Predicted 3D model of a 348-nucleotide part of an RNA (small-subunit ribosomal RNA, central domain) from an uncultured bacterium. The RNAcentral record of the full RNA draws on ENA, Greengenes and SILVA. The coordinates come from a structure-prediction model, not an experiment, and the mean pLDDT is 87. Its Rfam family is "Bacterial small subunit ribosomal RNA". Its family is annotated with structural constituent of ribosome and ribosome in the Gene Ontology.
[in-house]
Context: one part of a larger RNA
RNA sequence: UUGGGCGUAAAGGGUGCGUAGGCGGGAAAAUAAGUCAGUAUGUGAAAUCCCUCGGCUCAACUGAGGAACUGCAACUGAAACUAUUUUUCUUGAGUGUUGAAGGGGAAAGUGGGAUUCCUAGUGUAGCGGUGAAAUGCGUAGAGAUUAGGAGGAACACCAGUGGCGAAGGCGACUUUCUGGGCAACAACUGACGCUGAGGCACGAAAGUGUGGGGAGCAAACAGGAUUAGAUACCCUGGUAGUCCACACCGUAAACGAUGGAUACUAGGAGUUGGCAAAAAUAUUGUCGGUUCCGCAGUUAACGCAUUAAGUAUCCCACCUGGGGAGUACGACCGCAAGGUUAAAACUC
Numbered sequence: 001u002u003g004g005g006c007g008u009a010a011a012g013g014g015u016g017c018g019u020a021g022g023c024g025g026g027a028a029a030a031u032a033a034g035u036c037a038g039u040a041u042g043u044g045a046a047a048u049c050c051c052u053c054g055g056c057u058c059a060a061c062u063g064a065g066g067a068a069c070u071g072c073a074a075c076u077g078a079a080a081c082u083a084u085u086u087u088u089c090u091u092g093a094g095u096g097u098u099g100a101a102g103g104g105g106a107a108a109g110u111g112g113g114a115u116u117c118c119u120a121g122u123g124u125a126g127c128g129g130u131g132a133a134a135u136g137c138g139u140a141g142a143g144a145u146u147a148g149g150a151g152g153a154a155c156a157c158c159a160g161u162g163g164c165g166a167a168g169g170c171g172a173c174u175u176u177c178u179g180g181g182c183a184a185c186a187a188c189u190g191a192c193g194c195u196g197a198g199g200c201a202c203g204a205a206a207g208u209g210u211g212g213g214g215a216g217c218a219a220a221c222a223g224g225a226u227u228a229g230a231u232a233c234c235c236u237g238g239u240a241g242u243c244c245a246c247a248c249c250g251u252a253a254a255c256g257a258u259g260g261a262u263a264c265u266a267g268g269a270g271u272u273g274g275c276a277a278a279a280a281u282a283u284u285g286u287c288g289g290u291u292c293c294g295c296a297g298u299u300a301a302c303g304c305a306u307u308a309a310g311u312a313u314c315c316c317a318c319c320u321g322g323g324g325a326g327u328a329c330g331a332c333c334g335c336a337a338g339g340u341u342a343a344a345a346c347u348c
Stems, first nucleotide, its partner, number of pairs: 004319002007302002012316001014202004021195003025089007033082002035078005041073003050066006092192001093189003096185004104178007111155001116150007126137002163170002207248006216242002221237004259315006267293011297304002321348003330341004
C1' cells in the first nucleotide's frame, strides 16, 4: 500500500472561517479528453514461457514451425456515463418582507442583601474554634446590639435534563452599539453547493509582563492540634493569586470520551420558540430546538435507536501490541513556565 477500524478496547483535530484539492441538483444541444468497440495499420528484438513436430538410446539439453507477448501509438466509429462549452429550470444554497424568542457579544451607568474594616452610642467578661482542645482576639473594653461611613467581589429567590452561543462559555437592573439562529410568505438570484491539507481567528482554569485594585477566599508560609512520625487531613492566621486595563500563554476528563454535510428508515411521552385550522377549556396539523422510553436494524457486550452507534454517499482528522515516551535530538513558537511536531536503542 491493500484491507480493517476510531462512544467505553489503540484511534474524532478544543472550536470556527476559509485557500489549494476532492466531491457535487433537474432538462436540452454540441464536442469527443476520459470511456467502449473495431482495423488486411505500425510496433511490441532474439532467447525464455505455452502448443505441435524433429535431433542426441531416453531425459535434461537442443533444432524448426505456430501461438503468445494481455502493452503503446495511429486510424475509423459509438455517445449512455464522467468531463468541457452553450442554453435553460427551481427543489439545494442565498437575498428580500413580516413576526416572535433568547444569561449570544462589547461598552457605560445604576441597585439591594451579605462579609470585612472604620467612627460613635449602649454594655460587661468573655469571644472564637473543635471529636476534644490549643494557638488567636478581649478590661488599652472584645464578642453582642444600634446608628453612620468606606471599599471590593459576587448577583439569593425567579431557575427548569429550560434558553443562547462554533466551541471555550454566558445569569441583578437600565441604556447604547452589535452578531447569529427560527417561523411565515414565495417576490428576487439561479447550483452560486458540501468538505477542507496548509493558513488565519477564537479558545476554561492555572501561569507570565506592565500598571491599578484588594472585601471575602486562599497555593506558599507561620503557629496550634492529631500522630510512632504528620513536610497532611482539623483549627488560628496569612502572601501571591482570585478582580480591572492592555499584552502574552494555547493547554484541559477542551466529554456526548461520539468530526462535518446530505438523504432515507415504526411509534409513544414531556418540554421550548413559531405558524395554521377549528375552537374558545381542551384539540389537531406543521416547522425548528431539547429530554426520556422504545421497534426494525446494529453492537463483543453495555447500549445506540429520525438529535443513530441503523442504511448509504462525499470530504477531512486519526489508529496499528505493552513499556521506553508524548520522552530524547532537531526545528518552529514563547519573556519564562513551557507548547507543537516527534523517534530509536533496549525490554516484555